[in-house]
Transfer RNA from Lacticaseibacillus daqingensis, 73 nucleotides, folded computationally.
Lineage of the source: Bacteria > Bacillati > Bacilli > Lactobacillales > Lacticaseibacillus.
It matches the Rfam family "tRNA". It is annotated as a transfer RNA.

RNA sequence: GGGUCUGUAGCUCAGUUGGGAGAGCGCCUGCUUCGCAUGUAGGAGGUCGACAGUUCGAAUCUGUUCAGAUCCA
Repeated sequence: GGGUCUGUAGCUCAGUUGGGAGAGCGCCUGCUUCGCAUGUAGGAGGUCGACAGUUCGAAUCUGUUCAGAUCCA
C1' cells in the first nucleotide's frame, strides 16, 4: 500500500427482505430483613464510531473517513 471482518447502554452482545432501539450482567429506588445477601417490583442510562448521499422513512443501502483485528505484498 491492497483485500476481508468488527464498531449498538458502564461491560458482553442481539437486532441483515429499510418502519417498535432491545436482552443479560452492572447501577439507582421501593418492598422483604434487626442488618447484609438472596428474592421481587419499578427506574435511569444510547445523536447505533464520524460525515455526506439515496428514500416518505436508514443501526440496516451507497460513498468517504476514523479506530481495532486479520490476510497478502